[in-house]
RNA sequence: GCCGGAAUAACUCAGUUGGUAGAGUAACUGAUUCGUAAUCAGUAAGUCGUGGGUUCAAGUCCCAUUUCCGGCU
Numbered sequence: 001g002c003c004g005g006a007a008u009a010a011c012u013c014a015g016u017u018g019g020u021a022g023a024g025u026a027a028c029u030g031a032u033u034c035g036u037a038a039u040c041a042g043u044a045a046g047u048c049g050u051g052g053g054u055u056c057a058a059g060u061c062c063c064a065u066u067u068c069c070g071g072c073u
Stems, first nucleotide, its partner, number of pairs: 001072007010025004019056001027043005049065005
């Protein structure tokens, strides 16, 4: 230099040909307990890496760009 992949909640990850953004863990609240842990119920937490474009509508499609990983020369 060229090619490919990854980036979504605090963490690990889903998101099935574009149509309301989710799960587990962690956090918080309540129940249970003499108390803690465990268990059960619930709550909150997201400008979907960044900037544009297409579309009635974009995590998803297109372009550029940043970081990381892999391959080729």

Transfer RNA from an uncultured Clostridia bacterium, 73 nucleotides, folded computationally. It matches the Rfam family "tRNA". Rfam links the family to the GO term triplet codon-amino acid adaptor activity. The family's RNA type in Rfam is transfer RNA. The coordinates come from a structure-prediction model, not an experiment, and the mean pLDDT is 82.